[in-house]
RNA sequence: AGAGUUUGAUCCUGGCUCAGGAUGAAUGCUGGCGGUGUGCCUUAGGCAUGCAAGUCGAACGGGACUACUUUCGGGUAGUCUAGUGGCAAACGGGUGAGUACAACGCAGGAACGUACCUUUAUGUGGGGGAUAGCCAGCCGAAAGGCUGAUUAAUACCGCAUGUGUCCGCAAGGAUAAAGGAUUUAACUAUUCGCAUAAAGAGCGGCCUGUGCACUAUCAGCUAGUUGGUAAGGUAAAGGCUUACCAAGGCUACGACGGUUAGGGGGCGUGAGAGCGUGGCCCCCCACAAGGACACUGAGAUACGGGUCCUACACCUACGGGUGGCAGCAACCGGGAAUCUUCCGCAAUGGGCGAAAGCCUGACGGAGCGACACCGCGUGAAGGAUGAAGGCCUUCGGGUUGUAAACUUCUUUUAUAUGGGAAGAAGAUAGCGUAAGCUAUUUGACGGUACCAUACGAAUAAGCACCUGCUAACUACGUGCCAGAAGCCUCGGUAAUACGUAGGGUGCAAGCAUUAUCCGGAAUUACUGGGCGUAAAGAGUAUCGUAGGCGGUUUAGUAAGUGUGUAGUGAAAUCUUCGGGCUCAACCCGAAAACUGCUACGCAUACUGCUAAACUAGAGAGUAUCAGAGGAUGCUGGAAUUUUCGGUGGAGCAGUGAAAUGCGUUGAUAUCGAAAAGAACACCAAGGGCGAAGGCAGGCAUCUGGGAUAUUUCUGACGCUGAUGAACGAAAGCUAGGGGAGCAAAAGGGAUUAGAGACCCCUGUAGUCCUAGCUGUAAACGAUGUUCACUAGUUGGGUGUUUCAUUUAGAGUGCAAUUUUAUUGUGCUUUGAAUGAAAUGCCUGACGCAAGCUAACGCGUUAAGUGAACCGCCUGGGGAGUACGGCCGCAAGGCUAAAACUCAAAGGAAUUGACGGGGAGGCGCACAACCAGUGGAGCAUGUGGUUUAAUUCGAUAUGAAGCGUUGGACCUCACCUAGGUUUGACAUCCUGGUCGCAUCUUGGGGAAACUCGAGAGUCAUUUAGUAGGACCAGUGACAGUUGGUGCAUGGCUGUCGUCAGUUCGUGUCGUGAGACGUCCACUUAAGUGUGGUAACGAACGCAACCCGCAUCUUGUGUUAAAUGUUCACAAGAAACUGCCUCGCAACAAGCGGGGAGGAAGGAGCGGACGACGUCAAGUCAGCAUGCUACUUACACCUAGGGCAACACACAUCCUACAAUGGGACUGACAAUGGGUCGCCAAGCCGCGAGGUGGAGCUAAUCCCUUAAACGGUCCCUCAGUUCGGAUAACAGGCUGCAAUUCGCCUGUUUGAAGUUGGAAUUGGUAGUAAUCGCGGGUCAGCAGACCGCGGUGAAUACGUUCUCGCCUCUUGUACACACUGCCCGUCAAGCGAGGAGAGUUGGGGGUACCCGAAGACGUUUGCUUAACCCUUUUAGGGAUGGCGGCGUUGAAGGUAAACUCAGCGAUCAGCACUAAGUCGUAACAAGGUA
Repeated sequence: AGAGUUUGAUCCUGGCUCAGGAUGAAUGCUGGCGGUGUGCCUUAGGCAUGCAAGUCGAACGGGACUACUUUCGGGUAGUCUAGUGGCAAACGGGUGAGUACAACGCAGGAACGUACCUUUAUGUGGGGGAUAGCCAGCCGAAAGGCUGAUUAAUACCGCAUGUGUCCGCAAGGAUAAAGGAUUUAACUAUUCGCAUAAAGAGCGGCCUGUGCACUAUCAGCUAGUUGGUAAGGUAAAGGCUUACCAAGGCUACGACGGUUAGGGGGCGUGAGAGCGUGGCCCCCCACAAGGACACUGAGAUACGGGUCCUACACCUACGGGUGGCAGCAACCGGGAAUCUUCCGCAAUGGGCGAAAGCCUGACGGAGCGACACCGCGUGAAGGAUGAAGGCCUUCGGGUUGUAAACUUCUUUUAUAUGGGAAGAAGAUAGCGUAAGCUAUUUGACGGUACCAUACGAAUAAGCACCUGCUAACUACGUGCCAGAAGCCUCGGUAAUACGUAGGGUGCAAGCAUUAUCCGGAAUUACUGGGCGUAAAGAGUAUCGUAGGCGGUUUAGUAAGUGUGUAGUGAAAUCUUCGGGCUCAACCCGAAAACUGCUACGCAUACUGCUAAACUAGAGAGUAUCAGAGGAUGCUGGAAUUUUCGGUGGAGCAGUGAAAUGCGUUGAUAUCGAAAAGAACACCAAGGGCGAAGGCAGGCAUCUGGGAUAUUUCUGACGCUGAUGAACGAAAGCUAGGGGAGCAAAAGGGAUUAGAGACCCCUGUAGUCCUAGCUGUAAACGAUGUUCACUAGUUGGGUGUUUCAUUUAGAGUGCAAUUUUAUUGUGCUUUGAAUGAAAUGCCUGACGCAAGCUAACGCGUUAAGUGAACCGCCUGGGGAGUACGGCCGCAAGGCUAAAACUCAAAGGAAUUGACGGGGAGGCGCACAACCAGUGGAGCAUGUGGUUUAAUUCGAUAUGAAGCGUUGGACCUCACCUAGGUUUGACAUCCUGGUCGCAUCUUGGGGAAACUCGAGAGUCAUUUAGUAGGACCAGUGACAGUUGGUGCAUGGCUGUCGUCAGUUCGUGUCGUGAGACGUCCACUUAAGUGUGGUAACGAACGCAACCCGCAUCUUGUGUUAAAUGUUCACAAGAAACUGCCUCGCAACAAGCGGGGAGGAAGGAGCGGACGACGUCAAGUCAGCAUGCUACUUACACCUAGGGCAACACACAUCCUACAAUGGGACUGACAAUGGGUCGCCAAGCCGCGAGGUGGAGCUAAUCCCUUAAACGGUCCCUCAGUUCGGAUAACAGGCUGCAAUUCGCCUGUUUGAAGUUGGAAUUGGUAGUAAUCGCGGGUCAGCAGACCGCGGUGAAUACGUUCUCGCCUCUUGUACACACUGCCCGUCAAGCGAGGAGAGUUGGGGGUACCCGAAGACGUUUGCUUAACCCUUUUAGGGAUGGCGGCGUUGAAGGUAAACUCAGCGAUCAGCACUAAGUCGUAACAAGGUA
């Protein structure tokens, strides 16, 4: 620091995901040790048991026990102790429910309190009455209580004094105390206390400023509310409380309400700014089962105190009582999840005490948990026959791997044994004036840390991952299954992605997963983003509030700002330095930091504020100008329709074509008259005006805005503008008018599979007017307003100035004419038109200036460069929807989510492909012509069916007389049956036989096979033996037409013999890519010429190659011979080369004609097939990976099958006849083939054929008589003398074999068929058509195939249409590329949310009722030791208590609402789900843009 993912590829936008760090974690697998930390995040749920707050006998009376003593009554001392009394219990410890402020943080303040502690001052005198305990009695189950008698105090109450304090203007008044211990014979002294007062320190209460979550789908809240006066109350200010008075107070800088939440120091992350968080530790707050309340006290509205209510639990004798772990442990429950009912007060700290000491679940420690961080170990060195085993393999080897074994060494750790701390300071006793000294004694942890010794590699490694991101690859299994997955995705038989193994990578006593936070994310953008088309400029910015921002100069001020000083910012944490545990974690010390706040100074550039001025912004005045700017009224003509009248007489209207419709009751057409409503041709122009919407005949009235000129006035008056106000097309709504034309709905006619549409005929709302409402549009320049700046070119509109030309009028002078008057001319002046230049404003176009932009594009009218302000955006869908609120008569509008779901959605541009887009061009593509196919019979192939088997493959074009160029056996792969198992075939090994091979032959058998006999006797070496052959055996192996053409090679088809496909360098573009290859002309051609950011080149085209056509020369035999023909060989010849005319750019080239020539414009034909496409075809031609079989899916043999047959298709053949058939006769070829062969002559047979054997290894011989054709005769239009299927009989040939299942001959038989529906094929010249011939295959078999020659046509206007193709261009939502993509209803499943008659529960308030404890007030009842009075054994007073009443008051009840949730038949929409239904709405002109 980035990466993956939208596309065929690209750039951008944009989301999703990943790599890092962290945690009070949890889960899975695994687990050696130690240290330091840390551990109920959930039910503030409930809690058995034990402990967590006591202490003081030096405050008090008594009691118990012990010791001593005794005059036996007792006394003294010690220990313990219930009670009275004092202090503590308000600290310490826990938790985070509540609380958005009464809290908390920071900084300040004044009207307060304070026990213990410190300091100072003064005092501590003298009395009184009770009471608990104890004793007696009584009640009760218990808890507990009552009565009587009696007693003490540092308990309680008066009195005195008053240093002082309080009240009061003063005078004056009020107001305290307690003693104990030690010492002494006693006085006394010491000490601890007590009282009063002042002060301090620390602590606490109160007030102010400021900071502090989300929500406006919470906009208004508030009656003690805001303030005042008086009183009360408090330690204290204060509506804190009450009475009265006033009507205030808060709020868009967010009141009030709702939701969530303890706050901070800090912690995590981050470069930082930030974002998230508040567990442990520290500070503060709040709470103590849920509520309310006070008492005591210095302090509490009190966790381990009290009273009451509620809920829960326990005890009970049913009368009544008791309880509160959110203290430490423990238990139950809940939960993914969180520990021991431990030890000790030794240390630190706290309470009490004079002290010893007691208490202390605070604390110190130990225990449990890999929960976290840190450290250590599981050995080290050597060791290659690179062992065995595993895994892989190309079978050679590689890898595990120096790893192991083995040798040497070490001993952290573990185990055993021995030693063994620091943490301890104090305290007590003694001595001492004191400082201090001496002695004794105190350790939970713990026999722990640590040290030493012994022992022996001994006791100690896992987890995740290995397609990319992301470090790390192979084998097997599986076969869209099982499964994986953070994202993209992987898996359908060769999975580096699943599972296992081997190997590897990473981390390591851990590793991985899950959850959460920050980061990456500049993906909320302060630092640091955007808004023309990607999400995003409100319809306008017209008016304008708050707010934000604001021209020039001067003076003052000092709020902002800068700077200095002081205070504070607790400690801990973080950072740096140093130190202590062996290191580290951890701990200690110091510094720095805490970016903040406050106070006081100083500065004054900028901003603010105050004051004074200015004119460049803004506005006003004056004078003109243009305009469909707005409102109202009046008015005009053309057209349409209707009505009336005339003429007229059959159609009109409408369409792709029709029909509905109108018309003989007279339409359409035409003429005249009239009526009505709406809209305004020409002018008219991207011309004008307006903020936008929008505005158009003419005239008048009223009225808004703008521009120019002048530079007269005001003097910053300005810009923007949340909320708000106003305007706002069309459609729609309300009321009333109006209604010609047009026209939703509706009706009819067509079209269509359907047609709820497009087309046609009708037609109502509406469109128009008035008054009101609605408030939205692709309300668009998809571009907010204002200001300033930054090259140009060229238009339009409208002002102003100057000049020029032309022209109209007025005044005036002169001249002429006949006076008026007219004409001509000069001067002055007012206008108009046209043009030019300059200068404003408005409105367009171009643009590679620059610049910006993802690109397209924008470009002085910015999307450039800056400034000010507003609005808006943050992935797609759900959704501009639901709910709520506001507006509306309604329709609906404005505001505006979430659940759920996807990994994309999107912009611009690129290359293709496609289009019922465009342009150009080509092809037997159509058209023209000829002959066919499709109908019949037969042949062959295919499908289907059948079968034991009918082997397999090929299936649109581009399968189907195809593989097969020839299945009776063989072939052969199929079926049945019989047999063989190292095999029919190859190599190796062992043993044997030697001639083997070969030939003859017998038995069994269908054959294979099996059992025999005989013939046959090799060569070399001295020999063993070797070569060679055969037999037997063993295992390696052979074998397979078994599978996969979607694992492959090779070959082939097809587009297509179409003209295309690319490269190098260069240039352009961010890039994919483009240019080149485009444009014009031309060509069969990317063929050529010219232009051009291209210049060249390659594969294709063409040419080179072969054949045919002409000629020359040479050679040649098989020819009797010359020439010719023929064959072979070598050459020549054709290039638009020449002439002429025309077209063209006078280039390439095209066209007409000509010469010459055998041939003329590629002469004709062939071979030759670019880059690629179709997972096209072939594993059965061959080769080949993998896989399957191995006494069988291999091999041999016999027989059968591939030949079946209702039928369908394809390709041929033969025909249907007279352009013919038959008979006789007569001509003319070429290509080819031949020795296991072709076979002549002759003879036999009707013939197929037989016999025969000459010739021929071939220009020699043979196949070999070509046929159509010519001539003559017959047939005469018919199922025939056409046609030949089918069938019978008799023969021939090949072959071991002809039945299934060959071909041929003869005789006889004589079917369908009379030219073929829809549709469809071939052919452009020696072609079609027609005629025969040959060859290959082959023993035999040809209607097929491959060749050969003979005869030999017709037609092409042309490119509109069909099919296919090429180039350019255009659109695209396609890229598996139109056989594409894709929408909606319905049906099914599933999910979440919404509405919903209702129903259930929660929350906070309001009103009323009831009202506990307590507090306050009151009180005539009952009662009352201390003080007072007095008539004194009692009474009265005062005071207190109980009870009563009133106020307040928790809980409870009732009522009407609000609000938040749960459930809910049903309803509507939405999302999702390989192969459901119906259509085809969108994307191309998507077939109606």
Model confidence (mean pLDDT): 83 of 100. This is a predicted structure of a 1489-nucleotide RNA (small-subunit ribosomal RNA) from a metagenome. Rfam family: Bacterial small subunit ribosomal RNA. Its family is annotated with ribosome and structural constituent of ribosome in the Gene Ontology. The sequence is in RNAcentral, with records from SILVA.